Model confidence (mean pLDDT): 82 of 100. This is a predicted structure of a 148-nucleotide RNA (c-di-AMP riboswitch aptamer (ydaO/yuaA leader)) from Streptomyces sp. MS191.

RNA sequence: CGUGCGCACGCGCCGAAUCCCGAAAGGGAACCGGGGAACCACCACUUGGGGUGAAUCGGACACUCUCGCACCAGUGCGAGGGCGCCCGUAGGAGACCUUCCUGCUCCGAACCCGUCAGCUAACCCGGUAGGCGGCAAGGAAGGAAAGG
Repeated sequence: CGUGCGCACGCGCCGAAUCCCGAAAGGGAACCGGGGAACCACCACUUGGGGUGAAUCGGACACUCUCGCACCAGUGCGAGGGCGCCCGUAGGAGACCUUCCUGCUCCGAACCCGUCAGCUAACCCGGUAGGCGGCAAGGAAGGAAAGG
């Protein structure tokens, strides 16, 4: 100097996922999500459709299935689908807060409804989990907090 592991903290991050009351059951506030008129929009609805979420879309390689063509008859080529693994990408996150500029490091998943839902006032119905990190990059404007 680098790497790995553990701990700490009135520390911080993703996310709506926090706070208050109550012995508890539970209730309230706040934040978040869904359904739901008119008007408007859509002419879509097995190629099902839809929701939460940043998490969409594309390409290569390998394997496999279906169809077609060729032929040396089990191989080659093409198209479509599935799957794996990579490379990108719409988009998203990163130490006071918001916005802008530059850079760096990451994410670019997962789940749910069940044939059904455009928007949507009144109204109705839900959620408040889980997971992680360890000196936080720099500049500009406005604010906040602390200190003097």
The sequence is in RNAcentral, with records from Rfam. Its Rfam family is "c-di-AMP riboswitch aptamer (ydaO/yuaA leader)". Rfam's curators write: This family represents a conserved RNA structure found upstream of the ydaO and yuaA genes in Bacillus subtilis and related genes in other bacteria.